[in-house]
């Protein structure tokens, strides 16, 4: 040098044929117990890795670019 995969809430991760950004655990506040923990109910948290572009519309499609794993050499 060249060929694959990956990048979505703090963490692990769905997101179908392009049209509502979610889900478990965590965080928080209620209930509910004398209390704590389990439980229930409610909320908060997101520049979807960066840039471009296509289209009415992009997480999804196309290009460049960074990480990080891997294979070949």
């Nucleotide at each position: 040098g060249g060929g694959g995969a990956u990048a979505u809430a703090g963490c692990u991760c769905a997101g179908c044929u392009g049209g509502g950004a979610g889900a478990g655990c965590g965080c928080g506040g209620c209930a509910a117990u004398c209390g704590c923990a389990c439980u229930g109910c409610c909320g908060a948290g997101g520049u979807c890795a960066g840039g471009g572009g296509u289209u009415c519309g992009a997480g999804c499609c196309c290009c460049c670019u960074u990480a990080u794993c891997u294979c070949c050499a």
This is a predicted structure of a 73-nucleotide RNA (transfer RNA) from Ktedonobacter sp. Its Rfam family is "tRNA". The family's RNA type in Rfam is transfer RNA. RNAcentral holds the sequence, with entries from ENA.